[in-house]
Context: one part of a larger RNA
RNA sequence: GAACUAACGCUGGCGGCGUGCCUAACACAUGCAAGUCGAACGGACUUUAAUUAAUAGCAAUAUUGGUUAAAGUUAGUGGCAAACGGGUGAGUAAUAUUUAGGUAACUUACCCAGGAGAGGGGAAUAACUCGGCGAAAGCUGAGCUAAUACCACAUGAUGAUGAACUCUGCAAUGGGUUCAUCCAAUGGCAUAGCAAUAUGCGCUCUUGGAGAGGCCUAAAUCCUAUCAGCUAGUUGGUGAGGUAACGGCUCACCAAGGCUUUGACGGGUAGCCGGUCUGAGAGGACGGUCGGCCACACUGGAAUUGAGAUAAGGUCCAGACUCCUACGGGAGGCAGCAGUGGGGAAUAUUCCGCAAUGGGCGAAAGCCUGACGGAGCGACGCCGCGUGGAUGAUGAAGGUCUUCGGAUUGUAAAGUCCUGUAGAGGGGGAAGAUGGGUGCAGCAAUGCAUUUGACAGUACUCCUAAAGUAAGCUACGGCAAACUCUGUGCCAGCAGCCGCGGUUAUACAGAGGUAGCAAGCGUUGUUC
Numbered sequence: 001g002a003a004c005u006a007a008c009g010c011u012g013g014c015g016g017c018g019u020g021c022c023u024a025a026c027a028c029a030u031g032c033a034a035g036u037c038g039a040a041c042g043g044a045c046u047u048u049a050a051u052u053a054a055u056a057g058c059a060a061u062a063u064u065g066g067u068u069a070a071a072g073u074u075a076g077u078g079g080c081a082a083a084c085g086g087g088u089g090a091g092u093a094a095u096a097u098u099u100a101g102g103u104a105a106c107u108u109a110c111c112c113a114g115g116a117g118a119g120g121g122g123a124a125u126a127a128c129u130c131g132g133c134g135a136a137a138g139c140u141g142a143g144c145u146a147a148u149a150c151c152a153c154a155u156g157a158u159g160a161u162g163a164a165c166u167c168u169g170c171a172a173u174g175g176g177u178u179c180a181u182c183c184a185a186u187g188g189c190a191u192a193g194c195a196a197u198a199u200g201c202g203c204u205c206u207u208g209g210a211g212a213g214g215c216c217u218a219a220a221u222c223c224u225a226u227c228a229g230c231u232a233g234u235u236g237g238u239g240a241g242g243u244a245a246c247g248g249c250u251c252a253c254c255a256a257g258g259c260u261u262u263g264a265c266g267g268g269u270a271g272c273c274g275g276u277c278u279g280a281g282a283g284g285a286c287g288g289u290c291g292g293c294c295a296c297a298c299u300g301g302a303a304u305u306g307a308g309a310u311a312a313g314g315u316c317c318a319g320a321c322u323c324c325u326a327c328g329g330g331a332g333g334c335a336g337c338a339g340u341g342g343g344g345a346a347u348a349u350u351c352c353g354c355a356a357u358g359g360g361c362g363a364a365a366g367c368c369u370g371a372c373g374g375a376g377c378g379a380c381g382c383c384g385c386g387u388g389g390a391u392g393a394u395g396a397a398g399g400u401c402u403u404c405g406g407a408u409u410g411u412a413a414a415g416u417c418c419u420g421u422a423g424a425g426g427g428g429g430a431a432g433a434u435g436g437g438u439g440c441a442g443c444a445a446u447g448c449a450u451u452u453g454a455c456a457g458u459a460c461u462c463c464u465a466a467a468g469u470a471a472g473c474u475a476c477g478g479c480a481a482a483c484u485c486u487g488u489g490c491c492a493g494c495a496g497c498c499g500c501g502g503u504u505a506u507a508c509a510g511a512g513g514u515a516g517c518a519a520g521c522g523u524u525g526u527u528c
Base pairs, nucleotide, nucleotide: 001528002527003526004525006524007523008522009521010520013385014384015383016382017381018380019378020377021343026341027340028339030338031337032336035080036079037078040077041076043074044073045072046071047070048069049068050067051066052065053064054063055062056061087296088295089294096221097220098219099218100217101216102215103214106213107212108211111209112208113207114206115205116204117203119153121151122150128143129142130141131140132139133138159182160181161180162179163178164177165176166175167174188201189200190199191198192197222268223267224266229259230258231257234256235255236254237253238252239251240250241249271293272292273291274290275286276285277284278283298319299318300317301316302315321332322331323330324329349375351374352373353372357371358369359368360367361366388418389417390416391415398409399408400407401406422469424464425463426462427461428460432455435452436451437450438449439448440447441446472517473516474515475514476513477498478497479496483512484511485510486509487508493500494499
């Protein structure tokens, strides 16, 4: 000098864009953050209409009950999602990351393209009804019922497994041919139709793709030798098990290996990278925001479901802590968004909206979305603007200094003439929606109409009045731009270094003046 997720002191007008717990991965009150589908299913309920029965009435009609139809709501079964999105950096020095490869050792729901298929049956169960237990959380017995829930059977290849032959290749575990064995589905839902059926969506098997992932190899990745030897599933083999898959991944047996001064093993520190800061560069330091990867979800362990988890707002076990209790027993997990206490020098609202972008479900309308879009708070940073412009000498008054002549503050003020940014008041008022929804027309493509904005009556723009509302901070001995007076008297104090202060202090304190920067200025901390 530059930089900062900064803090502190004094000061503080506006806007735009960013950014905001670096400390206790400390503990958390409250609300919200993952649902959706009735076009998979049986119920239940509401409304309307038709019809029927009973009752009341002379009748119209009214009430109650049954049946059918339509529209709607949804506790439960079922499907998909919940493994994404969001947070944090504790652990991890290599099971991580980065770069380059390999997989002749692999997987892949939804999506895209191709091929083939979907036969006839069965047994349950929740909801519901009737009981029981419990303070609650919840549990339990009997009975009934449905499905795109569940179960075998049939069919069956280009699929899987095994065997034989063969091709490519360094090497078959890959490709081809033949044989044997094995494996599937809901003919479901909607619309049109009297029906047959058609269309759409869905289902099963299989091939390929896209995107996503698993595993393996090489190189690189901090300090320490006041850590020199480390290792028993350890190193390798055979066999078996296990996995989507190779492999001591696991097990039985056999052998005695494997690593190491090119630093093994141990200890300390640390998430890694794209990048950021600095520097002429080489390099050094750092890894906050944003993006990629990894790890974690009160602490430790485990599996279940599933295409995918060993699962932050799932389950089980153990532990610590907190809460409820009828003392028998239960409930919980903010390193999601806000917010609270605590710690700390220090870090924000218990806000608005799904209008946009994106995600989940759904045929769709739509629903959900603290992702996200926005607003709020903080000079925390960067950038921009303003606090007026021109003129104005009797060089006014006042202040300060003075050699008492004057000098300086100083064109500064006053005065005169203007302007109108920001702020104030009033009028108009967006883009973000070339999208989405609905209605009508149309076979359709599409056309027409209408509607849909949190931000926001915001940005922007026009008008009005008025110089009116807006400047501080630090320094002035040298380094280093900027000087005098008064007070103090090695005191009080200053100080980054040199050093100032003991009676004329340009170095302390105040004042006037000056210099620098400016809505900031200085100090402290850290890095180069």
Molecule: small-subunit ribosomal RNA, 5' domain
Organism: Candidatus Firestonebacteria bacterium RIFOXYA2_FULL_40_8